[in-house]
């Protein structure tokens, strides 16, 4: 200088004018309501709605089954499928990145291409035999058929059931040996574990998916702020009560009956609408203590949207940044003109996760090449 890993931060500013949602004080007005003046008013993802809590209601003796999620070990946190830290394999020349229970319990599944695809398989070569035929230096050697050995070699595949080297063998194989991988069981140290080193026996090879089913393990009630709680209309029905009614020979009092129907008084429920849940929280930022770290603890400071069909805008200007085209200039740069400034939009709150995002800044670290 160039190539690249990885982690974090910002992701437009300020000004007129015009409007939108809250909140707070102050003036007018009986009231409904009407002015003023001040302050707040989207995001790093607010998004997806995938994981987890927390808050609200139901439900719930206890146990199993069925069903869903998760899956190396410690540790972190309300809580997770997150996070830190480590440990095993894989990829990379590195920095770094990606994976994680069980396939020697069962049961299944593998396109195409191959003679064969899962207690393998002879297409083609090797090799022994049997019959025929042709050559010949009479040893034998060549074709062609049939039968049988044989997984060393070709050839096909993502993948042919360890590799090297020697014995052996008609050729040939762990068929035998010797090393070396790999699997298993026991012992021994180390590690809190995961799991790492080191021995010593053994059968000699055990392939690949559990995002097929299974198998073991740990967890899990269900709806969600339209949750939920409160106040409470007109209309309409419902509850009680009085009054007209009937009956006790007329009448008054008081008593029974009917409940139709009218009327009048209370009373509960609901529905419309209106208040709460609602925004100070597992909260943010700075310091100091503990801890590798995630994180805890402890002292200071800060207040930062609450709308409800749903405001947080609209326009003009100034400036900044990116592009690009012309001009100046020797060059660094400097002017003009056009263009462009993404992704997106809170709706009970919170911790993650993933997705999308114009361009801009910072720390860390790795490979190559150049010069001192």
């Nucleotide at each position: 200088g160039g190539a690249g890993u990885u982690g974090g931060a910002c992701g437009g500013a300020c000004c007129g004018u015009c409007g939108c949602c809250g909140c707070g004080c102050c003036c007018c007005g009986c009231g409904a309501g009407g002015g003023g003046c001040g302050g707040g008013g989207a995001g790093g993802a607010a998004a997806g709605u995938c994981c987890g809590g927390g808050c609200u209601c139901c439900a719930c003796a206890g146990g199993g089954c069925a069903g869903g999620a998760c899956g190396c070990u410690g540790g972190g946190c309300a809580a997770c499928u997150c996070c830190c830290a480590g440990g095993g394999g894989g990829g990379g020349c590195g920095a770094c990145c990606c994976c994680c229970g069980g396939a020697a319990a069962g049961c299944g599944c593998a396109a195409c291409a191959g003679a064969a695809a899962g207690c393998a398989g002879a297409c083609c070569g090797c090799c022994g035999g049997a019959c025929g035929g042709c050559c010949c230096u009479c040893g034998g050697g060549c074709c062609a058929u049939c039968c049988g050995g044989u997984a060393a070699g070709g050839g096909u595949g993502a993948a042919a059931c360890g590799g090297u080297g020697g014995g052996g063998c008609a050729a040939g194989a762990g068929c035998c040996c010797a090393c070396c991988a790999g699997c298993g069981a026991c012992c021994g140290c180390g590690g809190c574990g995961a799991c790492g080193c080191g021995g010593u026996c053994g059968g000699c090879u055990a392939g690949g998916c559990a995002u097929a089913c299974c198998c073991c393990g740990u967890c899990c009630g269900g709806a969600g702020c339209a949750a939920g709680a409160c106040c409470a209309a007109a209309u309409a029905g419902g509850g009680a009560g009085g009054c007209a009614g009937g009956c006790c020979g007329g009448c008054c009092c008081g008593g029974c009956c009917a409940a139709u129907u009218g009327u009048c008084u209370c009373c509960g429920g609901g529905u419309a609408g209106g208040u709460u849940g609602c925004u100070u929280g597992a909260g943010g930022c700075g310091g100091c203590c503990g801890g590798c770290a995630a994180c805890g603890g402890u002292c200071g400071u800060c207040c930062u949207a609450g709308a409800g069909g749903a405001a947080u805008g609209a326009c003009g200007g100034u400036c900044g940044c990116c592009c690009g085209a012309c001009c100046c200039g020797a060059a660094a740069g400097g002017g003009u003109c056009g263009g462009g400034c993404a992704c997106a939009g809170a709706a009970c709150c919170c911790g993650g996760c993933u997705u999308a995002u114009a361009g801009u800044c910072c720390g860390a670290c790795u490979c190559c090449u150049u010069u001192u």
Bacterial RNase P class A from Desulfocurvus sp., 372 nucleotides, folded computationally. It matches the Rfam family "Bacterial RNase P class A". It is annotated as a ribozyme. Rfam links the family to the GO terms ribonuclease P activity, tRNA processing and dimeric ribonuclease P complex. Taxonomically the source falls in Desulfocurvus (Bacteria, Pseudomonadati, Thermodesulfobacteriota, Desulfovibrionales). It was read from a public genome assembly, where an Rfam model found it.